[in-house]
Molecule: transfer RNA
Organism: Oribacterium sp. UBA6992
């Protein structure tokens, strides 16, 4: 310097052909136990790295940029 991958919930990760964002664990609450744990039941957590653009709509697509990992010189 040059090609390639990752960044979505607190922690691991999905998201298809653009149509409004889930899963598991953990976490609050009840519920069962003398009691913990394990089970069962409902609930809470997100400006999807950031900034722009395209669109009647962007996690997905197009620019730019940060951090990261992997390979070239």
């Nucleotide at each position: 310097g040059g090609a390639g991958g990752g960044u979505u919930a607190g922690c691991u990760c999905a998201g298809c052909u653009g149509g409004u964002a889930g899963a598991g664990c953990a976490u609050u609450u009840g519920c069962a136990u003398c009691a913990c744990a394990c089970g069962c039941a409902a609930g809470g957590g997100g400006u999807c790295g950031c900034a722009g653009g395209u669109u009647c709509g962007a996690g997905u697509c197009c620019u730019g940029u940060a951090c990261u990992c992997u390979c070239c010189a």